[in-house]
RNA sequence: AGACAGGCAAUCGCUGUCCCUUUAAUUGGGAGAGAGGAAAGUCUGGACUUCGCAGGAGAGGAUACCAGUGAAAGACUGGGGGCCGUAAGGCUACGGAAAGUAUAACAGAAAGCAUUCCGCUGUUAGCUUCGCUAGACAGACAGGGUGAAAUGCCGGCUUUAGGAGACGGCCCUAUUCGGGGCAACCUGGAGAGUGAUAAACCCUAUCCGAAGCAAGACCGAAAUGAGCUAUACUGUUCUCCGCUGUGCUCCUGACAGGUCGCUUGAGGAUUUCGGCGACAAAAUCCCUAGAUGAAUGAUUGCCCGCCGGCGGCGACGCCGGUCGACAGAAUCCGGCUUAUCGUCUUCCC
RNA sequence: CGGGGCGUAGCUCAGCCUGGUAGAGCAUCUGCUUUGGGAGCAGAGGGUCGGAGGUUCGAAUCCUCUCGCCCCGACCA
Repeated sequence: AGACAGGCAAUCGCUGUCCCUUUAAUUGGGAGAGAGGAAAGUCUGGACUUCGCAGGAGAGGAUACCAGUGAAAGACUGGGGGCCGUAAGGCUACGGAAAGUAUAACAGAAAGCAUUCCGCUGUUAGCUUCGCUAGACAGACAGGGUGAAAUGCCGGCUUUAGGAGACGGCCCUAUUCGGGGCAACCUGGAGAGUGAUAAACCCUAUCCGAAGCAAGACCGAAAUGAGCUAUACUGUUCUCCGCUGUGCUCCUGACAGGUCGCUUGAGGAUUUCGGCGACAAAAUCCCUAGAUGAAUGAUUGCCCGCCGGCGGCGACGCCGGUCGACAGAAUCCGGCUUAUCGUCUUCCC
Repeated sequence: CGGGGCGUAGCUCAGCCUGGUAGAGCAUCUGCUUUGGGAGCAGAGGGUCGGAGGUUCGAAUCCUCUCGCCCCGACCA
């Protein structure tokens, strides 16, 4: 880096599909299928669905070296820079601080167009005068000390002492010229001088309509109301009207009801070919869960592994085990992240 | 299944946006007051900010992962 995720058999069940048999309704039998590498977290990109949408601006959010792959992506591959490692190799939120604003606690003299606490140098004042002082003024960082961070380092010059002054060399980087590279960038010159933080606000460039299968589409049982009639049947003690129920039509209504969405798809396997690779092309073959208070299980036996005990010098044998990783579909794909007992294969240091 | 929010002292919360020393009320303990208790007054203790990693000189605070808890969404109006 890649693969696997205890194996086999029997019996009894569970959820769909197909076939046969038999019915008023179903019942019985048979065949075949039935969780994952993460089905998880819901962190991301889509498909699909409903709603919205003339156009523009703003707010808010995401991403950020280069080239490629890919439907797209906070994805992947290859490369560049940086960091780590003796090495094989690993990691990388990697635009801009040279547009503006802001921040830096404590300590320290000073924390950003620097500054003077100790110490140092010069001039000067006073005194108890080869020295001393809460001395004064001026200069100024080589040295000390504080801090995460003190204005890059070195050399001699200048000087009272010195420097951040001027000169030379080295390091770094904006910019610019030559060479290499598709590019990031590398390399060799010139060159001016500019601290840190953008997982602080922000600036630049690119992108983003909202919600989500409990999306959404269709159908109807019970029940309520209105109307209809050969006034057909029933009740209202005999008759008629009226009313009630049955019947038909229409409206309403909704059981967490049913069907669809639902699993054939940017699908998988093998071979050949192109590419360093991600990946892509062609041919052949395959169909591989679709449940909905929610199936995919349980028991027994044998083998495998692990643990414990006993025997044996040992190889090994015997006995025992609430032993067998993480976990479990719920619209579907592409990634990322997290959890994971162990076993096997390949390459390298 | 999908969407959103919250974890800070024993309890209820602030602080987070804008990084620097974690605070308030109730509760607990001690002392004063009272004959004693309550109330009152004064003081004290108690936190590794759910966990891990990263950014930064520095993280409760910013970013990522993870654990736990809570709320909302089905049909009609």